[in-house]
RNA sequence: GGGCCUGUAGUUCACCCGGUAGAACGCCUGCUUUGCAAGCAGGAGGUAAGCGGUUCAAGUCCGCUCAGGUCCA
Numbered sequence: 001g002g003g004c005c006u007g008u009a010g011u012u013c014a015c016c017c018g019g020u021a022g023a024a025c026g027c028c029u030g031c032u033u034u035g036c037a038a039g040c041a042g043g044a045g046g047u048a049a050g051c052g053g054u055u056c057a058a059g060u061c062c063g064c065u066c067a068g069g070u071c072c073a
Base pairs, nucleotide, nucleotide: 001072002071003070004069005068006067007066010025011024012023013022019056027043028042029041030040031039049065050064051063052062053061
C1' cells in the first nucleotide's frame, strides 16, 4: 500500500427481508435480613464509531473517513 471482517446501554452481545432499539450481567430504589450476600418487585441508562447519499421511512442499503482484527505484498 491492497483485500476481507467488525464497531449498537458501563460490559458481553441480539436485532436475518428497511417500519416506534432489546437481553444478560452491572448500576439505583424498595421489600426481605441483626447485618451482608442471595432472592423478589420496580427504575435509570443508547444522536446504533463519524460525515454524506438513497428512501415516505436507515442500526440495517450505498460512498468516504476513523478505530480494531485478519490475510496478501
This is a predicted structure of a 73-nucleotide RNA (transfer RNA) from Candidatus Kuenenbacteria bacterium CG10_big_fil_rev_8_21_14_0_10_36_11. Its mean pLDDT, the model's own confidence on a scale to 100, is 81. NCBI's taxonomy places the organism under Bacteria, Bacteria candidate phyla, Candidatus Kueneniibacteriota. Rfam family: tRNA. Rfam links the family to the GO term triplet codon-amino acid adaptor activity.